[in-house]
Context: one part of a larger RNA
């Protein structure tokens, strides 16, 4: 010496379940595969290295030794790992009792608002902009009152609040259903962690079939403006779409740009849920504890910014990924897709 890395420089898989594999708490006994020691055999000679000898020296030649880190066999050792067996309860799980929650699926219901339709009042404007115009309106609009239809979204509550693995989830009620947390006991007895392949989930846009269509203006498209032009920004309209059912698509600044699990390492201040305590008539308050979620901050880390018990600190296990810029997340081929395309993924050349 026997790579270094992945928050922002290249690099964490979008997320989960889980197969193979890798890794694995504590104690006793056995075994002796790994591991360690001794013996024996073998490890050709030459060469290299060490000590001698011979050519006047050297190169060269020659004697002896060492080395040959290996393999086989045998005798031992038993701390650690493995294997076999027995036990344990601190990991993991189960039971009992509670708690909070926009967690998921389906059905039903509600009010405000927009639009449209019908009717009443009413008259010349309304709308829109930087200013206008297109547009709407004497066939009665805008405004205002009453009635009706329909679709979509749920103001306030609302919060560095909550729930979920992630995507994500917000009116109310009911039914079905997943997970989490807390307290005290009891039980099982390592049943665990990770996870190549695989399987499932996966915003928006998009696709297929059928339905629905109020608003949005949000593609396309038409018109009016602006302008030298204006295939735009602004305005008036407006179809797909946005919504529902079923089936696809499988991508994202799918972000904490930070994989999962475990252990350890000063403090201080908030806050959601649970439990306990102090005092008190209850409540409020204060203290302790626990799961989460935030703000600062020591040590330490970092190129710096910053991170700092929710680590980017100190360590261990397993997976994914990176290796100069462009070419390129492209070509070709494979797989997937109805298509759009997705996924896997180069090279020449060039700086």
């Nucleotide at each position: 010496c026997u790579g270094g890395g992945c928050g922002u420089a290249a690099a964490g898989g979008g997320c989960g379940c889980g197969u193979a594999g890798g890794u694995g708490g504590u104690u006793c006994u056995g075994u002796a595969a790994g591991u360690c020691g001794g013996g024996u055999g073998u490890g050709a000679a030459a060469g290299c290295c060490c000590c001698g000898g011979g050519c006047u020296c050297a190169a060269c030649c020659u004697g002896g030794g060492a080395a040959u880190u290996g393999c086989a066999u045998u005798c031992g050792a038993u701390a650690c790992u493995g294997c076999a067996g027995g036990g344990c309860u601190a990991g993991a799980g189960u039971a009992u009792g509670g708690u909070a929650g926009a967690g998921g699926a389906a059905a039903g219901c509600g009010g405000a608002a927009u639009u449209c339709c019908c009717g009443g009042u009413g008259u010349a404007g309304c709308g829109g902009u930087g200013a206008a115009a297109u547009g709407c309106g004497u066939a009665g609009a805008u405004a205002u009152c009453g009635g009706g239809a329909g679709g979509a979204a749920c103001a306030c509550c609302a919060g560095u609040g909550g729930c979920g693995a992630a995507g994500g989830c917000g009116g109310c009620u009911u039914u079905c259903u997943g997970g989490a947390c807390c307290a005290a006991u009891a039980c099982u007895g390592a049943c665990a962690c990770u996870g190549a392949g695989g399987c499932g989930c996966g915003a928006a846009a998009g696709c297929g079939u059928g339905g629905g269509g109020a608003g949005c203006a949000a593609a396309a498209c038409a018109g009016g403006a602006u302008u030298a032009g204006a295939u735009a920004c602004c305005c008036u309209g407006g179809u797909a779409g946005u919504c529902c059912a079923c089936g696809c698509c499988c991508u994202a600044a799918a972000c904490g740009a930070u994989g999962a699990g475990a252990a350890c390492u000063a403090g201080c201040c908030g806050u959601u849920g649970g439990g306990g305590g102090u005092a008190u008539u209850u409540a409020a308050a204060c203290c302790c504890u626990u799961c989460g979620u935030g703000g600062c901050g020591c040590a330490g880390c970092u190129a710096a910014c910053g991170c700092g018990a929710u680590a980017a600190g100190u360590u261990c296990u397993c997976c994914g990924c990176c290796u100069g810029g462009g070419g390129a997340g492209u070509a070709c081929g494979g797989c997937c897709g109805c298509a759009a395309g997705g996924u896997u993924a180069a090279a020449a050349c060039u700086c």
Small-subunit ribosomal RNA, central domain from an uncultured prokaryote, 351 nucleotides, folded computationally.
The coordinates come from a structure-prediction model, not an experiment, and the mean pLDDT is 86.
The RNAcentral record of the full RNA draws on ENA.
Its Rfam family is "Bacterial small subunit ribosomal RNA". Rfam links the family to the GO terms ribosome and structural constituent of ribosome.